The RNA shown here (c-di-GMP-I riboswitch aptamer) has 85 nucleotides and comes from Firmicutes bacterium HGW-Firmicutes-4. Model confidence (mean pLDDT): 80 of 100. Its Rfam family is "c-di-GMP-I riboswitch aptamer". Rfam links the family to the GO term cyclic-di-GMP binding. The model forms 95% of the base pairs in the Rfam consensus.

RNA sequence: ACAUAAUAUUGGCAUACUUAUUGAAAAAUAAGGACGCAAAACUAGAGGGUCUAAAUACUGUGGUACAUGACAGCCAGUUGCAAUU
Numbered sequence: 001a002c003a004u005a006a007u008a009u010u011g012g013c014a015u016a017c018u019u020a021u022u023g024a025a026a027a028a029u030a031a032g033g034a035c036g037c038a039a040a041a042c043u044a045g046a047g048g049g050u051c052u053a054a055a056u057a058c059u060g061u062g063g064u065a066c067a068u069g070a071c072a073g074c075c076a077g078u079u080g081c082a083a084u085u
Stems, first nucleotide, its partner, number of pairs: 005085003012037002017032006035073001041078003047075002049071003056065003
């Protein structure tokens, strides 16, 4: 110095849910709120996966397929991380 594991402090982030706004939806943003997080920081034109289905196509008119829409708090990649053992 790197990797792995454990422990504790300060600070940080913020799940479900609620309200408002945007959106076809998924979802996002803001405020409240804390389930948790040592990467819950960044990456979704170039890994996998998940959600939605406006438009479009098909249709037996019930629906089905489809991302050009989303998700990084699913895995992954990149960067970073105070102290002690």